Predicted 3D model of an 857-nucleotide part of an RNA (large-subunit ribosomal RNA, domain II) from Pinus taeda.
Taxonomically the source falls in Pinus subgen. Pinus (Eukaryota, Viridiplantae, Pinopsida, Pinales).
RNAcentral holds the full RNA, with entries from SILVA.
It matches the Rfam family "Eukaryotic large subunit ribosomal RNA". A reference for the family is Yusupov et al. (2001), "Crystal structure of the ribosome at 5.5 A resolution", Science. Gene Ontology terms of the family: structural constituent of ribosome and ribosome.
Context: one part of a larger RNA
RNA sequence: CACCUGCACGCUCGUGGUGUUGGUUGGCGAGCUUUCCAUUCGACCCAUCUUGAAACACAGACCAAGGAGUCUAACAUGUGUGCGAGCCAGCGGGUUUGAAAACCUGCGAGGCAUAAGGAAGCUGAUGGGUGAGAUCCCCUCUCUGUGGGGGGGGUGCAUCGUCGAUCGACCUUGAGCUUAUGUGAAGGGUUCAAGUGCGAGCACACCUAUUGGGACCCAAAAGAUGGUGAAAUAUGCCUAAGUAGGGCAAAGACAGAGGAAACUCUAGUGGAGGCUCGUAGUGAUACUGACGUGCAAAUCGUUCAUCUGACUUGGGUAUAGGGGUGAAAGACUAAUCGAACCAUAUAAUAGCUAGUUUCCUCCACAUUUUCCCUUAGUAUAGCUGGAGCUCAUGUGCAAGUUUUAUCGGGUAAAGCAAAUUAUUAGAGGCAUCGAGGGCGUAACGCCCUCAACCUAUUAUCAAACUUUAAAUAGGUUAGAGGGUGUAGAUACUCCAUUGAGCCGUGUCGUGGAAUCGAGAGCUCCAAGUGGGCCAUUUUUGGUAAGCAUAACUGGUGAUGCAGGAUGAAACAAAAGUCAAGUUACGGUGCCAAAUUGCAUGCUAACCUAGAGCCCACAAAGGGUGUUGGUUGAUUAAGAUAGUAGGACAAUGGUCAUGGAAGUCAAAAUCUGCUAAGGAGUGUGUUACAACUCACUUGCCGAAUCAACUAGCCCCAAAAAUGGAUGGCGCUAAAGUGCGCAACCUAUACUUGACCAUCGAAGUAAUUGCCUAGCUCUGAUGAGUAGGAGGACAUGGGGGUCAUUGAGAAACCUCGGGCAUGAGCUUGGGUGGAUCGGCCCCCAGUGUAGAUCUUGGU
Numbered sequence: 001c002a003c004c005u006g007c008a009c010g011c012u013c014g015u016g017g018u019g020u021u022g023g024u025u026g027g028c029g030a031g032c033u034u035u036c037c038a039u040u041c042g043a044c045c046c047a048u049c050u051u052g053a054a055a056c057a058c059a060g061a062c063c064a065a066g067g068a069g070u071c072u073a074a075c076a077u078g079u080g081u082g083c084g085a086g087c088c089a090g091c092g093g094g095u096u097u098g099a100a101a102a103c104c105u106g107c108g109a110g111g112c113a114u115a116a117g118g119a120a121g122c123u124g125a126u127g128g129g130u131g132a133g134a135u136c137c138c139c140u141c142u143c144u145g146u147g148g149g150g151g152g153g154g155u156g157c158a159u160c161g162u163c164g165a166u167c168g169a170c171c172u173u174g175a176g177c178u179u180a181u182g183u184g185a186a187g188g189g190u191u192c193a194a195g196u197g198c199g200a201g202c203a204c205a206c207c208u209a210u211u212g213g214g215a216c217c218c219a220a221a222a223g224a225u226g227g228u229g230a231a232a233u234a235u236g237c238c239u240a241a242g243u244a245g246g247g248c249a250a251a252g253a254c255a256g257a258g259g260a261a262a263c264u265c266u267a268g269u270g271g272a273g274g275c276u277c278g279u280a281g282u283g284a285u286a287c288u289g290a291c292g293u294g295c296a297a298a299u300c301g302u303u304c305a306u307c308u309g310a311c312u313u314g315g316g317u318a319u320a321g322g323g324g325u326g327a328a329a330g331a332c333u334a335a336u337c338g339a340a341c342c343a344u345a346u347a348a349u350a351g352c353u354a355g356u357u358u359c360c361u362c363c364a365c366a367u368u369u370u371c372c373c374u375u376a377g378u379a380u381a382g383c384u385g386g387a388g389c390u391c392a393u394g395u396g397c398a399a400g401u402u403u404u405a406u407c408g409g410g411u412a413a414a415g416c417a418a419a420u421u422a423u424u425a426g427a428g429g430c431a432u433c434g435a436g437g438g439c440g441u442a443a444c445g446c447c448c449u450c451a452a453c454c455u456a457u458u459a460u461c462a463a464a465c466u467u468u469a470a471a472u473a474g475g476u477u478a479g480a481g482g483g484u485g486u487a488g489a490u491a492c493u494c495c496a497u498u499g500a501g502c503c504g505u506g507u508c509g510u511g512g513a514a515u516c517g518a519g520a521g522c523u524c525c526a527a528g529u530g531g532g533c534c535a536u537u538u539u540u541g542g543u544a545a546g547c548a549u550a551a552c553u554g555g556u557g558a559u560g561c562a563g564g565a566u567g568a569a570a571c572a573a574a575a576g577u578c579a580a581g582u583u584a585c586g587g588u589g590c591c592a593a594a595u596u597g598c599a600u601g602c603u604a605a606c607c608u609a610g611a612g613c614c615c616a617c618a619a620a621g622g623g624u625g626u627u628g629g630u631u632g633a634u635u636a637a638g639a640u641a642g643u644a645g646g647a648c649a650a651u652g653g654u655c656a657u658g659g660a661a662g663u664c665a666a667a668a669u670c671u672g673c674u675a676a677g678g679a680g681u682g683u684g685u686u687a688c689a690a691c692u693c694a695c696u697u698g699c700c701g702a703a704u705c706a707a708c709u710a711g712c713c714c715c716a717a718a719a720a721u722g723g724a725u726g727g728c729g730c731u732a733a734a735g736u737g738c739g740c741a742a743c744c745u746a747u748a749c750u751u752g753a754c755c756a757u758c759g760a761a762g763u764a765a766u767u768g769c770c771u772a773g774c775u776c777u778g779a780u781g782a783g784u785a786g787g788a789g790g791a792c793a794u795g796g797g798g799g800u801c802a803u804u805g806a807g808a809a810a811c812c813u814c815g816g817g818c819a820u821g822a823g824c825u826u827g828g829g830u831g832g833a834u835c836g837g838c839c840c841c842c843a844g845u846g847u848a849g850a851u852c853u854u855g856g857u
Stems, first nucleotide, its partner, number of pairs: 045060001048057001061857006071213004076208001078206006086112003090107006116123002128163005136154008165196002168192002170189003176183002216355001224344005234319009243309001245277003248273001252269001254268001255266004281306003286302002289300002321337001323333002358791006368381001370379001372377001382529002384526008397517001399515001401514002403478001405476003413468001414466002420462001422460001425457001427455003432452001434450006482508005488502001490500001492499001532556004537551002540548002576754007586744003589728003595741001597740002600737003610730001621715003625712010642699005648672002654666001678693001682691002755781005761775003792846001794843008810830004815826004
C1' cells in the first nucleotide's frame, strides 16, 4: 500500500493473516583468499670454476652497518634538439643581490665545415647519358557501382649498377713565342687519388663501444730512489776487570855413585805446559726428560764439554745493505737475512684466483677459421643482438626439398687368365743360362736330373696398385636483363665489314618444372664465445679402455616434465597461468595409478632358475635333462631289445721268434661245409686250454636305430662388511616365446578461459574528452653467456599538491586488499616530531657470498 474477514452503510481507529519491497539480527551451507598445526605424496645445499657438482672439489656458524663498471679526455655508430653554407666557443659591456648563476647585447681575429691533388715549387673541378626505381600526371579497357582491377605513355626523389666528361699528381707529345733558356696551345695514356659532377654541416645532450688514465673491487713474489740502525750479534783495536783445590812432572840447579876422561846413573829439589781431574765462569752432548694457550716467541731439571788460554767479561771505538763481518754454518748484521729496517714513486703490475648487490618481458650463443715466442691469452672471420633503410601483395623473390639438363671426382665394390707390386700349384717346352751325373780323349757333341727361363693355365692379395666403377654428397641450370632478324658508329680486333663489345629498331608470350613460404633485399654498430662432451653410422692409432683422433647428423652444454628403481647425453616429449578430455614411452600381484585379462607353446634349475635398448658382463667346450626339426637306415620274408642254442674244418696258414696254436710284431687275408661262424672283437695262457664277441637260429610279436641341428634348462662358473630382477615375493608365473583385447599415465595433442608479446584491419565527420588510445581478429610463449625494452625501490635538488601532538617518521604483526613481480596500500600495537604523492633533474643508489671490513651473539 492492496485485498479478505467483521459492521446495515459511510468515516475514523485498532488488531490479525497473506503477498511485495527495504532494514536489522541470528542460524546453517557453499566458494575464494590467508595464517598455524597434523597427516599423505613429491623433494639431495646454495654460490663457484667446470664437458660434468648433492659430491669424499673449494668458500660459507648467526645478526647489524659498510662493501665492487665510477669520473675525465679523445674518437666511432645511433638517437634527439637548435640553427643551417654556416655553426659554436671565448672575450667585453649592461641588468641584477657582494660573488656565482640567469637574462640582454657587441665583437666574433679562434675551432670545425664550405676543394682537391702533389714530397714540393705549385696548379686547381657545375656537360651529362643509360638501366632499376618511389612519387605525381595523362590516355584507355573491364567488372561493379563511384571504388577496385588490367594495359599503354610521361615525370623521374633517395639509393644502387654502368658508360662518358672533368681538377690535381705521374708518363708522353711539343705548335707558337722568346732576352736562347725559358714560356708553353691543341692532344694521347690497361697509371695514382681519402676528388668534382648546384654543397650539409656545426653545437649541445644521451645510450652503447674503444683507448689512455688506480679504471669493476681485493691481493703478490719482484724491481727503483732516499734515509735509519753494530744497546742484540760478527770481527779488529784501545782501556779495564776476573779466573778454588789437586794430579802429572820438562828445562835448570844441588847431592851421591861410577868412570882415566867424555860423560852416565840414582835419590830428592825445581815447577814449564794452547798437559790433566775439577769449582766459579763460559758452553750445550744425551734424556729426543719437563714445559709446549709455557716462567719463557727457546725456559727448567739431571747429565755432559771446557776451565792459564786461540780464556771470560765491562766500557770506548771502527766496519752499513749488493754493503759489512765471518776459525766458513749462507752463519750474523736489534724476535727480520740465499741480501736488514723505514719512507717514497705506489691505488706498482698480474694473460692468474675469489667476489661483483632489485624485478618483469622479448630475442639468444660459442668452444670453429686465420695471425701472434700463440696453445690458462688476444686479434680476425663465423654464430648472436640492437638500430634502421629500400621495395613488396605477385609480372617477382626465397628454399637444409624434389624434378629437368649438365659438369667434376677415383671412395665402396670389382679386377689380377689387364699394367705395377706381392704370391700357390702342377702342365707343356728347351731358343738361352747355372749346377750335378752318364757315354766320351774332347766338342756350343749326345743323353738323364734339378733350378732359372718361356708359353697357356690354376689358387690368392694391395692405404701410399688399377682397365672398369657406383650409391650418397657437391657445382651450375630451368628465360624479356631472353631468343631471333636488321640499320649504325668504334682510335679495340682482323688479310677481309672478319670478329668483339656498344647502341637504335622490328618480331617472338602456354611468362618456360614441382612443392612450399611467418614477405624479400641492403646498410651500420656492438656483446659474449674462441677448454667442450655424448650417441647411431663411417673412421685412424692402440692388446684394450668410461683411451686418444677425424667426418655426417642429432643431442647435452643452455632444459625442466613422463618413463628407464637411482643417472648431464639413451626412450617419449620440449614448458605462459588454469580447467576438462585423449594419448606417447612405459606399465597394470602388493609397495604403486591400472586386467592375479583371454588364447597357445616352452621351462623345474640345492655351491646359485629367470625376469626388458643404452646397462651395469660371461666364453670355448660338453649333457641318453626335456621339446622340436633334417637326413639316412632296419622291420610281419618277424627287425631292435631280452632270453636260450650254435660259433666248424683244411689249419698249430706264411714269415719272424727262446716261445707265438685266431688274439707280441710283419705281410697277406683264400677254400670247403653250412642257417651261420673273422686266417679273428676282447678276457686269458710261458705256450696251449677255457670263456666271449662279430655272424646265425629258436622263443617273443611291433615298431626300431644312427648322425646332425636348435629352443629352454644344466655343467663349465672361485674373493674378501651382509645384499639386492628396485624390494617383497612369484612356478598351469608375477619366468620366457608368439598373438589379441581392456585399462592407467606427461608441462605432449584437442577444446575453453585469462595474461603477455608480435602482426593485420577499423576508428578524429556528431556533442565534450581520448589516438602513447579504443574496437576487432590471428599467431606465438623453454633458456646459461650475452643483447634490448619496460618497470620497482633508495639519497639529494627544482616545481606543484599537500601530512602531522585529534599523534609524523621508524619498528612489530597469526589482520585485510592490490600487483605477473620488484613492491605498494591499509587495520591493530609500540613510538613521540616531522613527512609524503605527482612531473622533472642529479647520483658515493639496491648484497648472501669476496679465508670480505668493523662491531655484537